Large-subunit ribosomal RNA, domain II from a Planctomycetaceae bacterium, 696 nucleotides, folded computationally. Its mean pLDDT, the model's own confidence on a scale to 100, is 80. Its Rfam family is "Bacterial large subunit ribosomal RNA". Its family is annotated with structural constituent of ribosome and ribosome in the Gene Ontology. The organism belongs to Planctomycetaceae, within Bacteria.
[in-house]
Context: one part of a larger RNA
RNA sequence: UCCGGCGAGUUACCGUUUACGGCUCGGUUAAGUCCUUCCGGGACGAAGCCAUAGGGAAACCGAGUGUUAAUAGCGCGAAUAUGUCGUAGGUGGUAGACGCGAAACCUGUGUGAUCUACCCAUGAGCAGGUUGAAGCGUGGGUUAAACUGCGUGGAGGACCGAACCCACUUGGGUUGAAAACCGAGGGGAUGACUUGUGGGGAGGAGUGAAAGUCUAAUCAAACCAGGAGAUAGCUCGUUCUCUCCGAAAUAGCUUCAGGGCCAGCCUUGUGCCACUAUGCAUCGGGGGUAGAGAUACUGAAUCGGAUGGGGCCCUUUCCAGGGCAAUUCCCCACUGAACCAAACUCCGAAUACCGAUGUAACUAUCACGGAGUCAGUCUGCGUGGGAUAAGCUGCGUGGUCGAGAGGGAAACAACCCAGAUCGUCGGCUAAGGGCCCAAAGUCAUACUCAGUCACUAAGGAAGUUGAAUUGCUGAGACAGCCAGGAUGUUGGCUUAGAAGCAGCCACCAUUUAAAAAGUGCGUAACAGCUUACUGGUCGAGCAAUUCUGCGCCAAUAAUGAACGGGAGUAAGCAUGACACCGAAGCCACGGAUUCGAUGAUUCUUCGGAUGAUUCGAGUGGUAGGAGAGCGCUGUACAUCAGAUACGAGUCGUACCGUAAGGAGCGAUGUUGGGGUGUACAGGUGAUUAUGCCGGA
Numbered sequence: 001u002c003c004g005g006c007g008a009g010u011u012a013c014c015g016u017u018u019a020c021g022g023c024u025c026g027g028u029u030a031a032g033u034c035c036u037u038c039c040g041g042g043a044c045g046a047a048g049c050c051a052u053a054g055g056g057a058a059a060c061c062g063a064g065u066g067u068u069a070a071u072a073g074c075g076c077g078a079a080u081a082u083g084u085c086g087u088a089g090g091u092g093g094u095a096g097a098c099g100c101g102a103a104a105c106c107u108g109u110g111u112g113a114u115c116u117a118c119c120c121a122u123g124a125g126c127a128g129g130u131u132g133a134a135g136c137g138u139g140g141g142u143u144a145a146a147c148u149g150c151g152u153g154g155a156g157g158a159c160c161g162a163a164c165c166c167a168c169u170u171g172g173g174u175u176g177a178a179a180a181c182c183g184a185g186g187g188g189a190u191g192a193c194u195u196g197u198g199g200g201g202a203g204g205a206g207u208g209a210a211a212g213u214c215u216a217a218u219c220a221a222a223c224c225a226g227g228a229g230a231u232a233g234c235u236c237g238u239u240c241u242c243u244c245c246g247a248a249a250u251a252g253c254u255u256c257a258g259g260g261c262c263a264g265c266c267u268u269g270u271g272c273c274a275c276u277a278u279g280c281a282u283c284g285g286g287g288g289u290a291g292a293g294a295u296a297c298u299g300a301a302u303c304g305g306a307u308g309g310g311g312c313c314c315u316u317u318c319c320a321g322g323g324c325a326a327u328u329c330c331c332c333a334c335u336g337a338a339c340c341a342a343a344c345u346c347c348g349a350a351u352a353c354c355g356a357u358g359u360a361a362c363u364a365u366c367a368c369g370g371a372g373u374c375a376g377u378c379u380g381c382g383u384g385g386g387a388u389a390a391g392c393u394g395c396g397u398g399g400u401c402g403a404g405a406g407g408g409a410a411a412c413a414a415c416c417c418a419g420a421u422c423g424u425c426g427g428c429u430a431a432g433g434g435c436c437c438a439a440a441g442u443c444a445u446a447c448u449c450a451g452u453c454a455c456u457a458a459g460g461a462a463g464u465u466g467a468a469u470u471g472c473u474g475a476g477a478c479a480g481c482c483a484g485g486a487u488g489u490u491g492g493c494u495u496a497g498a499a500g501c502a503g504c505c506a507c508c509a510u511u512u513a514a515a516a517a518g519u520g521c522g523u524a525a526c527a528g529c530u531u532a533c534u535g536g537u538c539g540a541g542c543a544a545u546u547c548u549g550c551g552c553c554a555a556u557a558a559u560g561a562a563c564g565g566g567a568g569u570a571a572g573c574a575u576g577a578c579a580c581c582g583a584a585g586c587c588a589c590g591g592a593u594u595c596g597a598u599g600a601u602u603c604u605u606c607g608g609a610u611g612a613u614u615c616g617a618g619u620g621g622u623a624g625g626a627g628a629g630c631g632c633u634g635u636a637c638a639u640c641a642g643a644u645a646c647g648a649g650u651c652g653u654a655c656c657g658u659a660a661g662g663a664g665c666g667a668u669g670u671u672g673g674g675g676u677g678u679a680c681a682g683g684u685g686a687u688u689a690u691g692c693c694g695g696a
Base pairs, nucleotide, nucleotide: 001696002695003694004693005692006691011095012094013093014092015091016090017089018088019087020086021085022084023083026050027049028048032044033043034042035041054061055060064076065075066074067073098237099236101234105227106226107225108224110223111222118200119199120198121197122196123195124194125193126191128160129159130158131156135152136151137150138149139148140147164188165187166186168185169184170183171182172181203219205215206214240629241628242627243626244625245624250263252261253260254259264373265372266370267369269368270367271366278360279359280358281357282356283355284354285353291347292345293344298341299340302337303336304335305334307333308332309331310330311329312323313322314321376401378399379398380397381396382395383394384393385392406417407416408415421591422590423589424588426587427586428585432581433580435566436565437564441578443576444575445574447572453568459553460552463550464549466547467546468545469544470543471542472541480537481536482535483534484533486510487509488508491505492504493503516531520529521528592619593618594617595616596615597614602609603608630685632682633681634680635679636678637677638676639675640674646672649668650667651666652665653664655662656661
């Protein structure tokens, strides 16, 4: 993992509500007593309970009463309502209360120190080798000592190293050979050493050279049994079918935030109700948002103008006085222009909201039974936070998903189209598409050359289309070619030099068709080349600017990956025309079912019930509400088959039903039951609980 079996809303009591039944000239018995065949039951039993009157804390009063000084006012009542008992369903409470699940807590003359930590008693063990303390002897030495050589001696938490003890490193092992091991090295090895046997003290306690260590593979409080089905606002699981409706992820409060309560939103049946709610139309309102504005305020803020004041400077104890324009700086006021605001407003919408009238509707609203929901998500629009970042976060307002399948977007909850009752080898369309993959067009007129199409910006560019403006042009433009491009003069200054061309100043005049006191290169400085400008040649458009369509560069990431692929010069792009494809949408035909209308037939207590037929509108669905059924086991009653048996169970099978399911037939079945109908009762339905047991 698979298969089979088992496996989770039960029961008791008390409320509440619905349905049905009994009685209502209220209802009902409890314990108990009596009777009785098969012990199922029947009769008695009014104590008690509910109802019949309420108000008040109560005394008490009473259709009223409490409050109060009150006869006022106000609160709760009455003014007429059925009530009660039982059975069944829903649901609440108390109980383990749908099932499984803690970590923990407490109780006990409870069990443990055969593991391990420490202690006590009594025993045991430590190959071999090395070093050579004190002391002693003796020689030297001294007055004597001290001191010293040699020997002897054999100390040590001494040295090396087996047994023994330990566990520092590393390799393996890590579903192991092993719930701590194996290999190779390593440390201690006469000691605070190791070890045998016996003994001691224990659970908030022991023991501890202290690590919260160890106390039997268990330790920040052992194990065992019990309280005990502890509690679990948490996780997981919760078993057959079909039909109708169908949410929420919000407000308020909460030792509250992943939980609750109340409201909102869903559902069922009944009741109640109105010119009430809701939609639409018309009319009437208040507003200060969007926008807009600026001598209409508050504030912000840029560039000017002219005048004045102040700051500023000098003198001065002070008062006071002076300076002051050739004018800089700062502030305030005045004025011109342009301009900004969520916490500005002289203004000011659309919507929304409120009211009135009319109108529409299968109504809605409201009360009682049952819920679920309180983590929302993306997207369009308006916004706060953030960085006018986020698949970010908060709010408002629509939509989708959630709980929604189908078609499109290659694939893609939240985007576009569109809401799936079932069937049909029928039709029409939406979004989106039509060269092939792949259903359907290779139509017209332009554009694009980039494979742009098929990811993006600032910025850049004689790409190209269209439109416009200005200037030059047969008195010859523009580009090219031929020629000229001079003189005073090397302008003055500066400088070593400065001659058009380092730099500063000036920038005149002449000859001319034209020619700068010089556009660029160049020289040490000159020279040289060139340009402006002019003539000739040529012969028709040229130059500049603006807007616009489509393109180009900008364009860089980890396997190659940005049309879905092929491919395409249209099969790209823009506009236009006509047909076409395309969905579970719509239509057609047929079936099912719910609700509404219709109302044949039958029954009738004449109130009504029943509901054929026909027509119309519906029938996606999580949580959840409501309804109708299928199947299992048993009980009671009725009934059926059966001797060549019949039958449960098992295996096979092409039948029936809208589903759960149900037959028939065949085989097997040596055991004793079984089928059908009605009613009742429940240990009644399993792909999931790291479920339990057995098997593979």